[in-house]
RNA sequence: CUCAUCGAGAGGGACUGAGGGAACGGCCCUGUGAAGUCCCGGCAACCGCCGCGAGCCCCCACGCCCCGUCCAGGGACGUGGUCGCGGAAACGGUGCCAAUUCCGGCCCGGUGCGAGAGACGCCCCGGGGAAGAUGAG
Numbered sequence: 001c002u003c004a005u006c007g008a009g010a011g012g013g014a015c016u017g018a019g020g021g022a023a024c025g026g027c028c029c030u031g032u033g034a035a036g037u038c039c040c041g042g043c044a045a046c047c048g049c050c051g052c053g054a055g056c057c058c059c060c061a062c063g064c065c066c067c068g069u070c071c072a073g074g075g076a077c078g079u080g081g082u083c084g085c086g087g088a089a090a091c092g093g094u095g096c097c098a099a100u101u102c103c104g105g106c107c108c109g110g111u112g113c114g115a116g117a118g119a120c121g122c123c124c125c126g127g128g129g130a131a132g133a134u135g136a137g
Stems, first nucleotide, its partner, number of pairs: 001137006011040005019029003024104003041097003046093002049087006059081005065075003101131001106128005112122003
């Protein structure tokens, strides 16, 4: 940088002792013990693994065949790389175990309220962004 996912799920102990939820605003958690380190446990199924199906000789790898007597070169096919569905979680690489990524900030749409038709503001709902996290490349 690209792609996928982010409304589900899953915590005890020891040491230690004041912060933590990325940042900002809010709202929360926290001496009934934050963050951190270690031990044990668990969740999930991204990669890897297994099965089934689809697809491809455009590209890559391996194999095999054909034309070319041979070489150069060209062509056909199989398997895998690819895609979809399902499975296992004993084993490998990660990840995670308060609150939707805790909520919001920017844009669009809708209901309602504010004397409320418009402009504007606010609450709520939906969609899309931004930022972030995790995995794969």
Molecule: SAM riboswitch aptamer (S box leader)
Organism: uncultured Nocardioides sp.